[in-house]
């Protein structure tokens, strides 16, 4: 200071996939199928280390990608990555 990235709070928007089957009075339990946008896990280029050097090995390494541990699969409610509004904090470039 015509205040970046970011953080917190408020408000708005916000997808996918089973009204599956069996047992049970119910709560619930079990089986099969499916979804990715809470959370979690995996890694490409690159970078670093080891090695005389190449090769190679190890480490690091993003996502709405991949997995589906967790979560979820009628509507409503709740949750919800992400986007935007407002307020506050903060103070990068110039």
């Nucleotide at each position: 200071a015509u205040g970046a990235u970011u953080g917190u709070a408020u408000g708005a928007g916000g997808a996918g996939a089973g009204a599956a089957c069996g047992c049970g009075a119910a709560a619930g339990c079990g089986u099969c199928g499916c979804c990715g946008a809470a959370g979690g896990a995996g890694c490409a280029a690159g970078u670093a280390a080891c090695c005389a050097a190449u090769c190679g090995u190890u480490a690091u390494g993003a996502a709405u990608c991949u997995c589906u541990c967790a979560g979820g699969c009628a509507a409503a409610a709740a949750a919800g990555a992400c986007u935007c509004u407002u307020a506050c904090a903060g103070g990068a470039c110039g």